[in-house]
RNA sequence: CCAGACGGUCGGAUGGCCGCUGCCGCAUUGCCCGAAAGGGCGCGGGAGAGGAAAGUCCGGGCUCCACGGAAACACGGUGGCGGGUAACGCCCGCCGGGGGCGACCCCAGGGAAAGUGCAGCAGAGAGCAGACCGCCGAUGGGAAACUUCGGUUUUCACAGGCAAGGGUGAAAGGGUGCGGUAAGAGCGCACCGCGCGGCUGGUAACAGCAGUGGCAUUGUAAACCCCACCGGGAGCAAGACCAAAUAGGGACGACAUAUGGCCGGUUUCCGGGCCGCCGUCCGGGUAGGUCGCACGAGUGCUGUGGCAACGCAGCGCCUAGAUGAAUGGUCAUCGCCAGUUCUUCCGCUUCGGUGGGGAACUGAGCACAGAACCCGGCUUACAGACCGUCUGGUCCC
Numbered sequence: 001c002c003a004g005a006c007g008g009u010c011g012g013a014u015g016g017c018c019g020c021u022g023c024c025g026c027a028u029u030g031c032c033c034g035a036a037a038g039g040g041c042g043c044g045g046g047a048g049a050g051g052a053a054a055g056u057c058c059g060g061g062c063u064c065c066a067c068g069g070a071a072a073c074a075c076g077g078u079g080g081c082g083g084g085u086a087a088c089g090c091c092c093g094c095c096g097g098g099g100g101c102g103a104c105c106c107c108a109g110g111g112a113a114a115g116u117g118c119a120g121c122a123g124a125g126a127g128c129a130g131a132c133c134g135c136c137g138a139u140g141g142g143a144a145a146c147u148u149c150g151g152u153u154u155u156c157a158c159a160g161g162c163a164a165g166g167g168u169g170a171a172a173g174g175g176u177g178c179g180g181u182a183a184g185a186g187c188g189c190a191c192c193g194c195g196c197g198g199c200u201g202g203u204a205a206c207a208g209c210a211g212u213g214g215c216a217u218u219g220u221a222a223a224c225c226c227c228a229c230c231g232g233g234a235g236c237a238a239g240a241c242c243a244a245a246u247a248g249g250g251a252c253g254a255c256a257u258a259u260g261g262c263c264g265g266u267u268u269c270c271g272g273g274c275c276g277c278c279g280u281c282c283g284g285g286u287a288g289g290u291c292g293c294a295c296g297a298g299u300g301c302u303g304u305g306g307c308a309a310c311g312c313a314g315c316g317c318c319u320a321g322a323u324g325a326a327u328g329g330u331c332a333u334c335g336c337c338a339g340u341u342c343u344u345c346c347g348c349u350u351c352g353g354u355g356g357g358g359a360a361c362u363g364a365g366c367a368c369a370g371a372a373c374c375c376g377g378c379u380u381a382c383a384g385a386c387c388g389u390c391u392g393g394u395c396c397c
Base pairs, nucleotide, nucleotide: 001393002392003391004390005389006388007387008386009385010384012334013333014332015331016330017329018328020048021047023045024044025043026042030041031040032039033038050368054379055378057377058376059375060374061373062235063234064233065232067271068270069269070268071267072266073265075231076230077229078228079227080094081093082092083091084090095109096107097106098105099104110226111225115224116223117220118219119218132166133165134162135161136160139157142155143154144153145152146151174192175191176190177189178188179187194213195212196211198209199208200207201206239291240290241289242288249282250281251280252279253278255276260275261274262273263272298317299316300315301314302313303312304311305310335366336365337363338362339361340360341359342358343357345356346355347354348353
């Protein structure tokens, strides 16, 4: 200097003028809106969208519900091991598999010997299978050559043997090599692979070592399934209060009626609660206001424990609360980006040029995008700028 990997920060700034919304304090018994509950008007202070506010995919806090404890089944979810966390399907570390020269990245990662299903076509054969091209071939025959006249070589057919070579396929009954054989084959052997049990290391997943053995056991579970673990329901339009108003409404059907029925999957046991319960149809009132609603599993810095996620301690900080929905408009300067021109600056140079810096000018350029109870995550979108660590390559000293 070039290329790359991982992590982090910002994502326009400043000023003037005009405008909007809440909160806190003061004032007020004045005025306005309203039937009321309640709200507004005045002065001062200070505050006012995000890293994703998006998706609504997970987990919770919180609220309400007469259901609670234990177990089984159904349904749904997760899936290597260990740790973190309020919890998780999230995060961290490690293990195994795969990709990359590497830094690093990816994995829907338990079980195929419990069972079922599927693997089109091709191919002999795709589960306990198989001979298309092939290899060998006793015995017999034909031809030719050789012959030490015993036979040898070659060729054809066939009983029989083989699955080593080739072909098909995504995948073919372990792989490579040597021996052996008529030709072969784990048939035998060596190494690798696989199974079994043992030892060592590790919390564990797992790794290593030596021994021994069948040397036959396809793949697929993001197919059904098996195994392990987790799981009440509904949700801020939850819910509480105030004001006002109405009809504590009506009809039909099923079950049941206290030794009974019902209680947010079903069943059993134990405990508890309610007095009918389930379904369908018709009809009435409420469209107002306040709370919930912002101090939080909050956040910054330092120290400390830990590889880390994160925990602990100390010292600070307070940062929207709208309700048809506020934070905007305008002017100016600067910044970033893009393009053009110049340059007495720096580097390289084949002296043509080229890269960087600086100056001027132009630009209708400056991303994705807006809270609505809150928080921890995941996923998706994003113009541009900056910082750090590491990997590979080139050059110079």
Bacterial RNase P class A from a Pseudomonadota bacterium, 397 nucleotides, folded computationally.
Rfam family: Bacterial RNase P class A. Rfam links the family to the GO terms dimeric ribonuclease P complex, tRNA processing and ribonuclease P activity. By type it is a ribozyme.
NCBI's taxonomy places the organism under Bacteria, Pseudomonadati, Pseudomonadota.
Model confidence (mean pLDDT): 77 of 100.